[in-house]
Formats: sequence, C1' cells, structure tokens
RNA sequence: UGUCGAUAAUAGCAAACCUAUUGAAAAGUAGGGACGCAAAAUCAUGGGUCUAAGGAAUUUUAUUCUAUGAUUGCCAGAUUGCCGAA
Repeated sequence: UGUCGAUAAUAGCAAACCUAUUGAAAAGUAGGGACGCAAAAUCAUGGGUCUAAGGAAUUUUAUUCUAUGAUUGCCAGAUUGCCGAA
C1' cells in the first nucleotide's frame, strides 16, 4: 500500500414513528427519535421498485399506458474516507 473486517479504539450516520413544511403524487427537507449500518459518505451510470402532474388512448367524467419525477438505508458500478487484530 492492497485485500480483509475484530466482543478493538476514536469518530460517524440515523429506520419506524411524531411535529412543521415543500410537492399532483411518490417522496424530500428541518427538529425530535433510534431499527440498524464497515462506507447507511457522494454520484441517478445500468437494473429493479414507487408515483402519474403533463401527454396519449379508450367502452369517456372513469379506466389504461407513459418519467422528464422519486428511491443510493433495493442491487450493481464509479469516486473518496477512519482504524489496523486475524
């Protein structure tokens, strides 16, 4: 240095839920709160999943399809980072 991840150490993040707020929605942001996480740091690049405002269609006031929207704490990939047992 790399791989790897320990009943190690120093740190870190923050699920569900509640409140406020943004959004058509999915969901996001802030505060509280901890289920957990060796990258639960960053990037929507590939896939999956969610939503359907707008658009299109139809047996028309309803239904169906569709991402340019969202999800990195769904998987993979890329970039960066703490420590040093086996």